[in-house]
RNA sequence: GGCGGCAUAGCUCAGUUGGCCAGAGCGUCCGGUUCAUACCCGGCAGGUCGCAGGUUCGAAUCCCGCUGCCGCUA
Numbered sequence: 001g002g003c004g005g006c007a008u009a010g011c012u013c014a015g016u017u018g019g020c021c022a023g024a025g026c027g028u029c030c031g032g033u034u035c036a037u038a039c040c041c042g043g044c045a046g047g048u049c050g051c052a053g054g055u056u057c058g059a060a061u062c063c064c065g066c067u068g069c070c071g072c073u074a
Stems, first nucleotide, its partner, number of pairs: 001073007010026004019057001029043004050066002053063002
């Protein structure tokens, strides 16, 4: 240099052929339980969906470019 994969909450990930509020588990925080802690139960918060542009009535999802990481190859 060429080809391919990945990037979504603090962490690990899901998200079907573009549409109903962007979700789960764990964690943080608050509350319950306990003499107390842990376990357990309930609840809240937390996201420019890597960045920018395009298509579309509508994009995490499709298209183009870029960035980072991983792999293969010369």
The RNA shown here (transfer RNA) has 74 nucleotides and comes from an Oscillospiraceae bacterium. The sequence was found in a public genome assembly. Its mean pLDDT, the model's own confidence on a scale to 100, is 80. The source organism's lineage runs through Bacteria, Bacillati, Bacillota, Clostridia and Oscillospiraceae. Its Rfam family is "tRNA". Its family is annotated with triplet codon-amino acid adaptor activity in the Gene Ontology. About the family: Transfer RNA (tRNA) molecules are approximately 80 nucleotides in length.